Small-subunit ribosomal RNA, 5' domain from a Syntrophales bacterium, 543 nucleotides, folded computationally. Its mean pLDDT, the model's own confidence on a scale to 100, is 83. The RNAcentral record of the full RNA draws on ENA.
Context: one part of a larger RNA
RNA sequence: GAACAAACGCUGGCGGCGUGCCUAACACAUGCAAGUCGAACGAGAAAGGGUCCUUCGGGGCCUGAGUAAAGUGGCGCACGGGUGAGUAACACGUGGAUAAUCUGCCCUACAGUUGGGAAUAACCCACCGAAAGGUGUGCUAAUACCGAAUAAUGCUGAUUGACCUUGGUUGAUCAGCCAAAGAGAGCCUCUUCUUGAAAGCCCUCGCUGUUGGAUGAGUCCGCGUACCAUUAGCUUGUUGGUAGGGUAAUGGCCUACCAAGGCUGUGAUGGUUAGCUGGUCUGAGAGGAUGAUCAGCCACACUGGAACUGAGACACGGUCCAGACUCCUACGGGAGGCAGCAGUGAGGAAUCUUGCGCAAUGGGGGAAACCCUGACGCAGCAACGCCGCGUGAGUGAGGAAGGUCUUCGGAUCGUAAAGCUCUGUCAGUUGGAAAGAAACGCCCAUGUGUUAAUACCAUGUGGGUUUGACGGUACCAACAGAGGAAGCACCGGCUAACUCCGUGCCAGCAGCCGCGGUAAUACGGGGGGUGCAAGCGUUGUUC
Numbered sequence: 001g002a003a004c005a006a007a008c009g010c011u012g013g014c015g016g017c018g019u020g021c022c023u024a025a026c027a028c029a030u031g032c033a034a035g036u037c038g039a040a041c042g043a044g045a046a047a048g049g050g051u052c053c054u055u056c057g058g059g060g061c062c063u064g065a066g067u068a069a070a071g072u073g074g075c076g077c078a079c080g081g082g083u084g085a086g087u088a089a090c091a092c093g094u095g096g097a098u099a100a101u102c103u104g105c106c107c108u109a110c111a112g113u114u115g116g117g118a119a120u121a122a123c124c125c126a127c128c129g130a131a132a133g134g135u136g137u138g139c140u141a142a143u144a145c146c147g148a149a150u151a152a153u154g155c156u157g158a159u160u161g162a163c164c165u166u167g168g169u170u171g172a173u174c175a176g177c178c179a180a181a182g183a184g185a186g187c188c189u190c191u192u193c194u195u196g197a198a199a200g201c202c203c204u205c206g207c208u209g210u211u212g213g214a215u216g217a218g219u220c221c222g223c224g225u226a227c228c229a230u231u232a233g234c235u236u237g238u239u240g241g242u243a244g245g246g247u248a249a250u251g252g253c254c255u256a257c258c259a260a261g262g263c264u265g266u267g268a269u270g271g272u273u274a275g276c277u278g279g280u281c282u283g284a285g286a287g288g289a290u291g292a293u294c295a296g297c298c299a300c301a302c303u304g305g306a307a308c309u310g311a312g313a314c315a316c317g318g319u320c321c322a323g324a325c326u327c328c329u330a331c332g333g334g335a336g337g338c339a340g341c342a343g344u345g346a347g348g349a350a351u352c353u354u355g356c357g358c359a360a361u362g363g364g365g366g367a368a369a370c371c372c373u374g375a376c377g378c379a380g381c382a383a384c385g386c387c388g389c390g391u392g393a394g395u396g397a398g399g400a401a402g403g404u405c406u407u408c409g410g411a412u413c414g415u416a417a418a419g420c421u422c423u424g425u426c427a428g429u430u431g432g433a434a435a436g437a438a439a440c441g442c443c444c445a446u447g448u449g450u451u452a453a454u455a456c457c458a459u460g461u462g463g464g465u466u467u468g469a470c471g472g473u474a475c476c477a478a479c480a481g482a483g484g485a486a487g488c489a490c491c492g493g494c495u496a497a498c499u500c501c502g503u504g505c506c507a508g509c510a511g512c513c514g515c516g517g518u519a520a521u522a523c524g525g526g527g528g529g530u531g532c533a534a535g536c537g538u539u540g541u542u543c
Stems, first nucleotide, its partner, number of pairs: 001543004006539005013389006019382002021347001026345003030342003035075003040072002048063006082300003092224007101217002106213002109210005114148001116146002123138001125136004154177011182205003186201002190196001226272003233263003238260008275297004279290004302323005325336004353379001355378003361375001362373004392422004402413004426484001428479005436470001441465009487532005492513003498527005508515002
């Protein structure tokens, strides 16, 4: 000099864009943060309305309504969001390997979607319990569950050809094995005549098997990746082989047997510290320091352990066990996990609102409307940082008054003020007023595909209609009037800037050298000056 996730002191007008628990991975009150689908399924309220009956208490039917809240089922909950405790490691970075692998939703291509069965929740009844919750009897449905049928290009095995080389890839032949679920719209026919239903046709969405892809993930390897030798030896599933098990998959990953190996001064083992990277800061660079915000990867979710479900987890707002802690209890037993967003206490020099909205972007579910979304978009607080703007401009010498200094002549503050003439940024008041919105859906018209069809459906085009949290915000105009807006540090040298008074080695200053003991440009105050400026200094840290 530059920088900072900074803090402290004095001071403080506005705006834009960012940033905001670095400490206790300490404990958490309260609210919200993951749901959705009635076009998978059964049952089915209530208020209100209509109608009928009535012993006037009420009751029946229809509607409300495929609507609310529960239940079965599907998909999602493994994303998104947080934190950096652990980890010196294939964790990360980079480059390869997978002839050792998996991949829901999505795209592509081919083939199929036949025919049956047995339950169960909800519900009813009975019961246990303070509660959390649970038990038993009975009823019922499905795209829930279970057999059967069919099936190859799939899987397994056998024989065999070609090509490459851990033993595989790709053909041929044969044998065996493995699947499924329906829902909705329309037409036609029939009927109780305006609603409903079976068969048929057709469309859309689904379901099953397989192929290829895309995406995501697993595993392995080369190289790189902190300090300590005042850590020199370490290792028995240890190192390798055979066989088996296990996994989606290789492998001591696990087991049995066999061999006795394997690592190490190119630093093993041990210890300390630490998430890694893109980057960030500094520097001419080399390098050094660092890893907040943003992005990629990893790890963790009260502490330790375990598996279940699933395409994917050994799962932050799932389950089980153990532990510590907190809470409820009828003392028998139960409930909980903010390192999600706000917020509280504690710790600390120190770090924000228990805000608004799903309008946009993105995500989950759904055919869609739509619902959910503390992701996100916004607003609030904080000079915490960067950037921009303002606190007025011109004129004005009797160089006013006043302050300070003085050699008493004057000098200086100083064109500074006053006065006069203007301007109107920002703030204030009033008025106008965007972009962010394009869609989905619905209506109308029209084209194409499908079809028996001008239905329906899918898709394209044009027109109409609808949607804004921020927010009456940005922005624009008008109004009035210099009005509301300057401080902080320093002035001995380094280092830009000097005098007076007070003090008298005292009080004090200080980054280094050093000032102060009666003329202190170094202490304290005044005047003056210098430097930065809504900031200025100090402290800390890095180069």